[in-house]
């Protein structure tokens, strides 16, 4: 160069045969408990779905270019 995978909360991901209020564990923050801390239990914040345009009445999901990461070729 060229061809495949991937990019979604802090971090690991799931959700992509187009329609739900965008989700899950675990971190974090408040609460219950306890002499205090850890468990636990209960809540809460956290997102422009990598950026940009494009299809559609409707995009994380489909096309197109770009950027960023792996992984084969030359």
């Nucleotide at each position: 160069g060229c061809g495949c995978c991937c990019g979604u909360a802090g971090c690991u991901c799931a959700g992509c045969a187009g329609g739900a209020u965008a989700g899950a564990g675990c971190a974090u923050c408040g609460g219950u408990u306890u002499c205090c801390u850890a468990a636990a239990c209960c809540g809460a914040a956290g997102g422009u779905c990598g950026c940009a345009g494009g299809u559609u009445c409707g995009a994380a999901u489909c096309c197109u270019g770009c950027c960023g990461g792996g992984c084969g070729c030359g």